[in-house]
Context: one part of a larger RNA
Molecule: large-subunit ribosomal RNA, half A
Organism: termite gut metagenome
RNA sequence: AGCGAACGGCGGAUGCCUAGGCUCUCGGAGGCGAAGAAGGACGUGAUAAGCUGCGAUAAGCUUGGGGUAGGUGCAAAUAACCGUUUUAUCCCAAGAUUUCCGAAUGGGGCAACCCGAUGCGUUGAAGGCGCAUCACCAUUUAUAUGGAGCGAACGUGGGGAACUGAAACAUCUAAGUACCCAUAGGAGAAGAAAACAAAAGUGAUUCCGCAAGUAGUGGCGAGCGAACGCGGAUUAGCCCAAACCAGUGUUGUUCAGGCAAUGCUGGGGUUGUAGGACUACGAUAUAGACUUCAAUCGGAUAGUGGAAUGUUCUGGAAAGAGCAAUCAUAGAAGGUGAUAAUCCUGUACACGACAUUUGAUUGAUACUUAGUAGUAUCCUGAGUAGCGCGGGACACGAGAAAUCCUGUGUGAAUUUGCCGGGACCAUCCGGUAAGGCUAAAUACUCCCGAGAGACCGAUAGUGAACCAGUACCGUGAGGGAAAGGUGAAAAGAACCGCGAACAGCGGAGUGCAAUAGAACCUGAAACCGUUCGCUUACAAGCGGUCGGAGCCCCUUUGGGGUGACGGCGUGCCUUUUGCAUAAUGAACCUACGAGUUACUUUCUCCGGCGAGGUUAAGGUCUUCAGGACCGCAGCCGAAGCGAAAGCGAGUCUGAAUAGGGCGCUUAUAGUCGGAGGGAGUAGACGCGAAACCAAGUGAUCUACCCUUGAGCAGGUUGAAGUUGCGGUAACACGUAAUGGAGGACCGAACCAGUUGACGUUGAAAAGUCUUUGGAUGACUUGAGGGUAGGGGUGAAAGGCUAAUCAAACUUGGAGAUAGCUCGUACUCCCCGAAAUGCAUUUAGGUGCAGCGUGGUGUAAAGUCUAUAAGAGGUAGAGCGACUGAUUGGAUGCGAGGGCUUCACCGCCUAUCAAGUCCUGACAAACUCCGAAUGCUUAUAGAUGUUUCACUGCAGUGAGGGCGUGGGUGCUAAGGUCCACGCCCGAGAGGAGAAGAAUCCGGACCACCGUCUAAGGUCCCGAAAUAUAUGCUAAGUUGAACUAACGAAGUCGAACUGCAGAGACAGCUAGGAUGUUGGCUUGGAAGCAGCCAUUCAUUUAAAGAGUGCGUAACAGCUCACUAGUCGAGCGGAUUGGCAUGGAUAAUAAUCGGGCAUAAGCAUAUUACCGAAGACGUGGAAUUAUACAAGAGUAUAAUUGGUAGGGGAGCAUUCUUGUACAGCGUAGAAGGCGAGGGAUAACCCUUUCUGGAGCGGCAAGAAAAGCAAAUGUAGGUAUAAGUAACGAUAAAGGGGGCGGGAAACCCCCUCGCCGAAAGACUAAGGUUUCCUGAACAACGCUAAUCGGUUCAGGGUUAGUCGGGUCCUAAGGGUAAGCCGAACGGCGAGACCGAUGGACGAACUGGUUAAUAUUCCAGUACUUCUUAUCAGAGUGAAGUGGGGACGGAGUAGUGAAAGUCCUGCGUACUGACGGAAUAGUACGUUAAAGAGUGUAGAUAAAUUGAUUAUAGGCAAAUCCGUAGUUGAUGUCGAACUUGAUAGUACCCUGAGUGCUUGCACGAGGGGAUAUGGAUGUAAACAGACUUCCAAGAAAAGCCGCUAGCGUUAAUUUGAUAAGAACCCGUACCGUAAACCGACACAGGUAGUCGAGAAGAGUAUUCUCAGGCGCUC
Repeated sequence: AGCGAACGGCGGAUGCCUAGGCUCUCGGAGGCGAAGAAGGACGUGAUAAGCUGCGAUAAGCUUGGGGUAGGUGCAAAUAACCGUUUUAUCCCAAGAUUUCCGAAUGGGGCAACCCGAUGCGUUGAAGGCGCAUCACCAUUUAUAUGGAGCGAACGUGGGGAACUGAAACAUCUAAGUACCCAUAGGAGAAGAAAACAAAAGUGAUUCCGCAAGUAGUGGCGAGCGAACGCGGAUUAGCCCAAACCAGUGUUGUUCAGGCAAUGCUGGGGUUGUAGGACUACGAUAUAGACUUCAAUCGGAUAGUGGAAUGUUCUGGAAAGAGCAAUCAUAGAAGGUGAUAAUCCUGUACACGACAUUUGAUUGAUACUUAGUAGUAUCCUGAGUAGCGCGGGACACGAGAAAUCCUGUGUGAAUUUGCCGGGACCAUCCGGUAAGGCUAAAUACUCCCGAGAGACCGAUAGUGAACCAGUACCGUGAGGGAAAGGUGAAAAGAACCGCGAACAGCGGAGUGCAAUAGAACCUGAAACCGUUCGCUUACAAGCGGUCGGAGCCCCUUUGGGGUGACGGCGUGCCUUUUGCAUAAUGAACCUACGAGUUACUUUCUCCGGCGAGGUUAAGGUCUUCAGGACCGCAGCCGAAGCGAAAGCGAGUCUGAAUAGGGCGCUUAUAGUCGGAGGGAGUAGACGCGAAACCAAGUGAUCUACCCUUGAGCAGGUUGAAGUUGCGGUAACACGUAAUGGAGGACCGAACCAGUUGACGUUGAAAAGUCUUUGGAUGACUUGAGGGUAGGGGUGAAAGGCUAAUCAAACUUGGAGAUAGCUCGUACUCCCCGAAAUGCAUUUAGGUGCAGCGUGGUGUAAAGUCUAUAAGAGGUAGAGCGACUGAUUGGAUGCGAGGGCUUCACCGCCUAUCAAGUCCUGACAAACUCCGAAUGCUUAUAGAUGUUUCACUGCAGUGAGGGCGUGGGUGCUAAGGUCCACGCCCGAGAGGAGAAGAAUCCGGACCACCGUCUAAGGUCCCGAAAUAUAUGCUAAGUUGAACUAACGAAGUCGAACUGCAGAGACAGCUAGGAUGUUGGCUUGGAAGCAGCCAUUCAUUUAAAGAGUGCGUAACAGCUCACUAGUCGAGCGGAUUGGCAUGGAUAAUAAUCGGGCAUAAGCAUAUUACCGAAGACGUGGAAUUAUACAAGAGUAUAAUUGGUAGGGGAGCAUUCUUGUACAGCGUAGAAGGCGAGGGAUAACCCUUUCUGGAGCGGCAAGAAAAGCAAAUGUAGGUAUAAGUAACGAUAAAGGGGGCGGGAAACCCCCUCGCCGAAAGACUAAGGUUUCCUGAACAACGCUAAUCGGUUCAGGGUUAGUCGGGUCCUAAGGGUAAGCCGAACGGCGAGACCGAUGGACGAACUGGUUAAUAUUCCAGUACUUCUUAUCAGAGUGAAGUGGGGACGGAGUAGUGAAAGUCCUGCGUACUGACGGAAUAGUACGUUAAAGAGUGUAGAUAAAUUGAUUAUAGGCAAAUCCGUAGUUGAUGUCGAACUUGAUAGUACCCUGAGUGCUUGCACGAGGGGAUAUGGAUGUAAACAGACUUCCAAGAAAAGCCGCUAGCGUUAAUUUGAUAAGAACCCGUACCGUAAACCGACACAGGUAGUCGAGAAGAGUAUUCUCAGGCGCUC
């Protein structure tokens, strides 16, 4: 370490439970609100954080009723109280109170806050406080009334998408849907015919069932889709305008009598067989939908009564079991220590109300309502109906298009009228428009009460069973969790021990149980351990399976654990022609997780009735979501044909009685339910887009813009202009100064981001270090605002628009769509494909056919073999048989060329060439010919439904390899395209080393049986080291694939030549002469070359020469000959095996070892060898036979993907059950064990567990998981690994403490020091201080902390803001515009980042605050009083406030530095000096006074005249004059100030680490010297430049007005008054923004010394730190 067992941990599945949900039924209610709602904020308790209740009368107050002995909510505890018959708490009803915000309403505003006016009260006034009133709109003379806002669905109206479907898309669809807006009610809308219909009739509307998926409509596509009529629910009808009459008002006119027009009020009147007015007559009845009141009877809001049981046993507990009883108009339900009719609450039944409310009935009251006749005249809805154009609605898309609505333009009639009846016209019929109201039947449920469920049971059911719309995320709109269970009862563990411990553990105790101990029922798995048994250190492994030794254990004919060694053996899923694949998916475990439901339709099965079957809506009854009975409206069927009229067992066509089509006959079966298989419409098996559209939310990031503020060390250069001099007639020009310009230069802060490196699970979701660019400008930056999604903004990159941009984000349409990918869950049995054809905006999709399967049926089909007969034109073959192509030769018609010729004839030819002959030979689109096979038919035999037809349901329509025949290609491809066949696909087994397809062979199960196939038999490895005969020498070979060409390799075969007359090879010898053949040549003699009767002679033989060689000769050879030797030697052809040719990438491979056979060839025998065949046993299916019931026999069959069919297992719930079911004497669930079955699975049981659960027969489903980069939770691995966030740094001593590297104190060291110091704005919101604590948080520890717990802390007339002002901008009375919501909008209003500020300084003090408290010294406003004066005075008007950039100069503090005086302290070994040196100190505000330095002179100001302006007025301003004055601002300075403070010295005493800290008290110096030096300030300075640089108020004048008993106001004095909010702490950061105690970001002010130009840089003060391993 592996396996096993036992015992634990972690974890929270499973089982059981339910407090909460979900879906409905019945009844109620259907609103609340200016009398202040909904919803909140803040308060409220003895203690009080949260929830609940309530509101300053605050877990409550009053009254009435009910009811009771105990109460002060959840919620314990203590305290303090209330009540017990004098009625508490509690319940019901009615009152009272009800802060602030919110429609929010006195004004404002950043909701819960600020500021007012008027009247009254309090006080003498101011200031403060209390009460009441004060918004806008509509109607209205006034008064008064009403409205506003909120709320779930339902209703009506105004606007109105897109995805999608149409397999694309535009009309169309989705859909008038989603959404937005307005608005009403408990309902709403509609509604009493200018309606339908059709020769008959109905009689408002609405809703339900039919009609009917019909008629229609429709790119006549997808789709959309009525009405008439019938059956039902419910029923209900009315009122004005007008005519006419009366009254009254206004206007016009008049002859003043009237007349005319018009308005208002009352009467009258309301219709289509027309009605009414009018005329005449008549009448007080009937009915009602409705107001108020009364009576009666009910209901609701508290309540009351309410029958009947004991005992024994088990047990912790009885309701269980046993025995014996009782009640029942009550055996619903819940609770009680297990399962209760009789224990409790209840239940059936019967009662009950001071008060409030509601319904019905009756009565009264108010209101409304009627007739008959006549017909001269009058009335009966006008910019209307209609029409043209453009749209919309009607089922109806402009159509033949009626009907309805209307934007626009036209424009009637008047009852003898007008409209409609689907263009239009006529007749006929129906109705009476252009005004209005109207209950019920219908729709919905935020809410209240009572109930129900073949709904869920904590990953389920609401998101939410629990303090959930919470925590948390986001700027915002918005998004949005997790989390239940001790026990019957807290009896919640006294006490003891270990321990630092209130941690934890062990005892003790409680309890039935503590392995029920609060992390608490049961307690699975992953995962992590401890102990024991067996095994394991030469072993290579999809880890199992088959065999099996040894060891161990037990209940020993046996069983269990382990498993040395050996054989075989490449996971699962998906997708594919094909996957171990190195193609996809999964880390592991647990839970969850995908063909459902509704309607329509088709087929099959079961059932009812049957030429018929059946009801729907609705109704009645009832034991009431059930059931029974009515209800034939309608539907299907029983008859068809035709376009139709129509006819009808026929009909249509047709002239037809013909023929033909479709039907009828022989033979009529349907229909209604239930179940199942399909289809259609719906999201339709689940998950998954990118996108589109609607309505909203965002400019705290960023882009640009607006308003108002701020910032830029230091150094350099030296433009224009000006001045001086020179110069010119005058300019010009030159020179020197001055001057200080610049998208100027260098360079910090600041802004940016060039280079490189680092970083890349970072310190950081963009940074660090180095380097770099700009740095007075088109600069940077703060605060407040604006622009919004097809929009913005953009010095333009498609950049930015909140870490998102070629169209943001959020929610909705929405479950968009997805011919695409992935996933799709238990078992067994039977059959079993396809990857082809045709078509396709089609090619990875689909339709039809083909092939599969289930059912039914008939005829006789199908298949195979043999024989016979046929058609055909392939393979082959052939081409003196066509069409074409074609080799060589012969011949040579003809032609060309040459020769010759007077012409002509002729000759020749290495030219072309017809035809013929000989010879050879080609063809997919040649055929004189022509098979095999296949196909058709017939006969015979075999087989036996395989064929065919109809019907339900599919899948497939990517194929692949091999062989054969072809096309293409290169007679390339593991290529591609066809045909025929086989196999894989969907096929296991054996062989081929290994391998989808090759060879053998088709697996129902079992067997340690037999025989074989392919292939094998030396070892690995089962079987022959078999037999016989050859071959190979190359390890060829033993797998496959190797060539042309080469070679005395070797073994055969046949042919041929030489050879005892002596071959071949070797050796010895010869190899000569004419002649140096001739020619040529410088030379050529056998041998450069040419020529040839290459001749002849001698010879055994010898070429006018086979090679080498020479300049040429020479020389050496060969042929040839002889001798020697002594038997075979050559040549060419052909076959077998071998050889060279022979070169590739992980490591040499025949599979290996190896082998001379164990190679190759031929022949033979034996053996091995498979899931094949056989044998034995068993199972299932089908057929047949026998049987009658499920049995037997026989025969055959049983590989299988997609797919079809059949039969079952398990889970949850329901019903039934006399299974007289089980259960505290132990259910479900859980860890194991044993047994059974063909499988899914089932049964039994020890232990655990502690209360429910089964069997059988049926039914209903949220009904079975290994995979979906699935969802949630838990747990591993990597791994005790990386890391611990700036490399500014620590060391020592002491202390507290259980414990110290980090805490506290001290010493030393180090770091920052234009900061890493100090102040302050924003933002945060208690982090501040003190005490206690260390679980968690802190990247380690912690005694420490920005952590936890508790307590404390922020003090203002003067600081900041409000009570003042205005900017950008916002919102908005008036007004304007717009379908709605809404959009603009001057004045007044709000709004600082600006203006005005009326005004405070120094010192001290706290643990924590201070310009706030205290001390001292000041100042401002207001009130009152007194005194002294004065007309006062706008919201109008005028002045003023009031403004840019850059640059330069002056005066000149404080700080700092230096010198000096003074005070105090100290001062040295060598080694002196003390009249010297060193160190420290030597400080000082506001205010008041004065008006200096200085600035200014283009400034300030007086008096006065005139006024066409300043919206009216003006004495003011302005303008135009006249005449005067010198002032105005202002640092410094003086005082304040004896600030007895700071500082120094001393110091009782206290604490201790013994030389340090704290410290009451006491004492002391201090020239207000000089130099340097600049900031603020002066200052609104001045100069200069062009780009020409806020507003309003405070303030000061003026008048309008007001006013003469008074009010107002100025100055002085005195006494009073002075409101609200902020104030802690952090604030370049550990407290803000960045998810963090994050190397990032964050506006403004001060910012010391030395060196230095400097805020650069280096080192250091003050001060702060050493960066939490």